[in-house]
RNA sequence: CUCUUAUCAAGAGUAGCUGAGGGACUGGCCCGUUGAAGCUCGGCAACCUCUAUGUAACUAUCAUAGAAGGUGCUAAAUCCUGCAAAACGUCAUGUUUUGAAAGAUAAGGG
Numbered sequence: 001c002u003c004u005u006a007u008c009a010a011g012a013g014u015a016g017c018u019g020a021g022g023g024a025c026u027g028g029c030c031c032g033u034u035g036a037a038g039c040u041c042g043g044c045a046a047c048c049u050c051u052a053u054g055u056a057a058c059u060a061u062c063a064u065a066g067a068a069g070g071u072g073c074u075a076a077a078u079c080c081u082g083c084a085a086a087a088c089g090u091c092a093u094g095u096u097u098u099g100a101a102a103g104a105u106a107a108g109g110g
Base pairs, nucleotide, nucleotide: 001110002109003108004107005106006105007104008103013041015040016039017038021031022030023029025082027080028079042074043073044072047070048069049067050066051065052064053063054062078102083099084098085097086096087095088094
């Protein structure tokens, strides 16, 4: 970099350092000197992992509960949106729902 599978409306800071940008991209709309991004600490969650109990075709798998070692996350639904379909509606611009695409994260493969 790419492929597969799963998840993405829950949750998480009045902290320290630092000092101007940030929310992937498009168009919007927002956040930010009352402190952005980054780093540290704290926290959240439970994908992988581990433990216990039950089941069992018996080192497995599955279910439940727990822990927190590897990641991840810690404004707004992945902030909304983009492509397609359906329903509704307007003179026209649209609205809603579903799916896809794109993106993020995890686990496994190339």
Predicted 3D model of a 110-nucleotide RNA (SAM riboswitch aptamer (S box leader)) from Oceanobacillus saliphilus. The organism belongs to Oceanobacillus, within Bacteria. Of the family's consensus pairs, 97% are formed in the model. It matches the Rfam family "SAM riboswitch aptamer (S box leader)". Gene Ontology term of the family: regulation of gene expression. Rfam 15.1 lists 9,625 matches to the family in 4,158 species. Rfam describes the family as follows. The SAM riboswitch is found upstream of a number of genes which code for proteins involved in methionine or cysteine biosynthesis in Gram-positive bacteria.